[in-house]
RNA sequence: GCCCCUGUAGUCUAGUAGCCAAGGACACGAGCCUCUCGCGCUUGUAACCCGGGUGCGAAUCCCGGUGGGGGCA
Numbered sequence: 001g002c003c004c005c006u007g008u009a010g011u012c013u014a015g016u017a018g019c020c021a022a023g024g025a026c027a028c029g030a031g032c033c034u035c036u037c038g039c040g041c042u043u044g045u046a047a048c049c050c051g052g053g054u055g056c057g058a059a060u061c062c063c064g065g066u067g068g069g070g071g072c073a
Stems, first nucleotide, its partner, number of pairs: 001072007010026004018056001028044005049065005
């Protein structure tokens, strides 16, 4: 330098156009339980890498940028 894959809460992940004011698990906060802790139950907070385009509508498709991984030279 070229090519391929990839980026969603603190962490891991589901979702590849509409049923998403984005779901689940762990973690965290509150409550119940318990003598206390833990376990268990209930509940709450928190996320689509950035910019642009298409479209009635974009996490999803397209273009550019950028972070990460891999391959070739």